[in-house]
RNA sequence: UUCUUAUUAAGAGAGGUGGAGGGACUGACCCUGCGAAGCCUCGGCAACCAGCAUCUAUAUGCCCGGUGCCAAUUUCAGAGGAAUAAUCACAAUUCCGAAGAUGAGAA
Numbered sequence: 001u002u003c004u005u006a007u008u009a010a011g012a013g014a015g016g017u018g019g020a021g022g023g024a025c026u027g028a029c030c031c032u033g034c035g036a037a038g039c040c041u042c043g044g045c046a047a048c049c050a051g052c053a054u055c056u057a058u059a060u061g062c063c064c065g066g067u068g069c070c071a072a073u074u075u076c077a078g079a080g081g082a083a084u085a086a087u088c089a090c091a092a093u094u095c096c097g098a099a100g101a102u103g104a105g106a107a
Base pairs, nucleotide, nucleotide: 001107002106003105004104005103006102007101008100013042014041015040016039017038021031022030023029025078026077027076028075043070044069045068048066049065051062052061053060054059074099080096081095082094083093084092
């Protein structure tokens, strides 16, 4: 990097450094010199993998390990499809899906 698969409406921030950007992409809308990204320290959330306990268990609980995460639903919409009321169109709502993110496995 590619493929498969699960999840994606919950949850959790301070300090230092740094200096202008950030929220994947496009549009919108936000955050930001009352200090962005990045990096460091400490703290926390969660429970995917591992471990441990109960055990019939693919279930539940714990969590010192491996990741991940800690503004806003994945900030909202986004190829394409279906359903809803209505004659058509536009528009609207909901669902699937697409795209992205993270875990696990494989090449």